[in-house]
Molecule: SAM riboswitch aptamer (S box leader)
Organism: uncultured Pontibacter sp.
RNA sequence: UGUUUAUAAAGAAGAGGCGAGAGAAUAGGCUCACUGACCCUCUGGCAACCUCCCGAACCGGGAAGGUGCCAAAUCCUAACCUGCUUCGGCCGGGGAAUAUAAAUG
Numbered sequence: 001u002g003u004u005u006a007u008a009a010a011g012a013a014g015a016g017g018c019g020a021g022a023g024a025a026u027a028g029g030c031u032c033a034c035u036g037a038c039c040c041u042c043u044g045g046c047a048a049c050c051u052c053c054c055g056a057a058c059c060g061g062g063a064a065g066g067u068g069c070c071a072a073a074u075c076c077u078a079a080c081c082u083g084c085u086u087c088g089g090c091c092g093g094g095g096a097a098u099a100u101a102a103a104u105g
Stems, first nucleotide, its partner, number of pairs: 001105008013043005021032003026078004044070003049066002051063005074097001080093002083090002
């Protein structure tokens, strides 16, 4: 870095450091941020993909070693389909993209 599969409206914050932008990318919206965000470190926590344990079990229960995560639906929307419409848009759906895990080249 490519591919495949699964999941993504649930859940989980304190301290210290830094000092101006941050929320993946483009655009629009909206939000967070000098009452210090984002990011880094420590501690704590959430979850249960892999892993391990118990039971006959693909099922159920438990643990938490490897990852991951701890503002807002993946913050929302963009092109497509369906329905409605006061023609401005709006509800729903699948997809794309992104993220994470596991497997694989």